A computed fold for a 346-nucleotide part of an RNA from an uncultured organism, annotated as small-subunit ribosomal RNA, central domain. The full RNA is in RNAcentral, with records from ENA and SILVA. Its mean pLDDT, the model's own confidence on a scale to 100, is 89.
[in-house]
Context: one part of a larger RNA
């Protein structure tokens, strides 16, 4: 340079914005850079192809000559790409209506529980297990009643539901906010997909700094069980979980399925709109499940939310181990992230 792939075999980047590239709607006109075509020069000879000839043959020398390509001038063609102008509205956008949503961010609140404390009945056990102990309890505990603190998460509603680009996101209420959707005309005019670097965001967990600290609980400590028992269970319990504010950047971050567009029988649910019909219902546009046709597929299964027919563009694969290991870059405050071999082995 290429072929063949990527849902479970090796293989979609955690998402996303978006510079550069790559790709890009319909119709006219002009341009002639690609592009197609003549014509000419140049591409040394020798090789190699064809024809003919020389060494007895041949290898090997000789003579002649051609296709084809490259590269320049130079005529000419204009479908299709491009470059320019004009013009168009089906892509994209923007406006208006109008509803749905645990989409974000901050402040305020509410209740039930669970600990702790204070007081009151009240007396011996309570707790916890397979079955026990270790623990708590006469210093009055466990129950129960009233009352204070504080901290964390929000039962029913809850769904196979909703919502975001993905991590994700749930009591109530306010403020301020982002995107999606239908509906009905006006409006720009291709303003668009896609995106190597870049930037941004990113679950727990870990991390500085300063709070906060109820229940839970790595670690540690007891009890137990075991031949042992650095465990599974039982008491206990610090980091952490929480809040600011700055890091880390990772996952089975999964739909193991990148994004956008177009096309291609069907049924049944359900969210959220709209017309129509106003009593069941029908259409329809947007999403979320099931179950199936064609067709994919090694099977599994996928199947209009495609793993199906195509198109642009990014990413990633190339035996299994060594090994996401070392080396060196780059980043981190560490902890480690990112890139990422190669002996040697089967």
């Nucleotide at each position: 340079c290429u072929g063949g792939g990527c849902g479970u075999a090796a293989a979609g980047g955690g998402c996303a914005c978006g510079c550069a590239g790559g790709c890009g709607g319909u119709u006219a006109g002009u341009u002639a850079a690609g592009u197609c075509u003549g014509a000419u020069g140049u591409u040394a000879a020798a090789g190699c192809g064809u024809g003919g000839g020389g060494c007895u043959c041949a290898a090997c020398c000789c003579c002649a000559u051609a296709c084809g390509g490259g590269c320049g001038u130079u005529g000419g063609a204009u479908a299709c790409u491009g470059g320019c102008u004009a013009a168009c509205u089906a892509g994209a956008c923007u406006c208006u209506u109008g509803g749905a949503g645990a989409g974000g961010u901050a402040a305020g609140u509410a209740g039930a529980a669970u600990u702790a404390c204070c007081a009151g009945u009240g007396u011996a056990g309570c707790g916890g297990u397979g079955g026990a102990a270790u623990g708590c309890g006469u210093a009055g505990a466990u129950a129960c009643u009233g009352g204070u603190a504080g901290g964390a998460a929000u039962a029913c509603c809850a769904a196979u539901a909703g919502c975001g680009a993905a991590g994700g996101c749930a009591g109530c209420u306010u403020a301020c906010u982002a995107g999606a959707c239908a509906a009905u005309g006006a409006g720009u005019g291709a303003c668009g997909c896609u995106g190597a670097g870049g930037u941004g965001c990113g679950a727990a967990a870990g991390u500085g700094u300063g709070g906060g600290g109820a229940g839970c609980g790595a670690a540690c400590c007891g009890g137990a069980u075991u031949a042992g028992a650095u465990a599974c269970c039982c008491g206990g319990g610090u980091a952490g979980u929480c809040c600011a504010c700055a890091c880390c950047c990772u996952a089975a971050a999964c739909g193991a399925u990148g994004c956008a567009u177009a096309c291609u029988u069907g049924g049944u649910g359900u969210u959220g709109g709209u017309g129509c019909g106003c009593a069941g219902g029908c259409a329809u546009c947007a999403g979320c499940g099931c179950c199936g046709g064609a067709g994919c597929a090694a099977a599994c299964g996928c199947g209009u939310u495609a793993a199906g027919u195509a198109u642009g563009c990014c990413g990633c694969c190339u035996g299994g181990g060594a090994a996401g290991u070392a080396c060196g870059g780059c980043c981190g405050c560490a902890a480690g992230g990112u890139u990422g071999a190669a002996a040697c082995u089967c």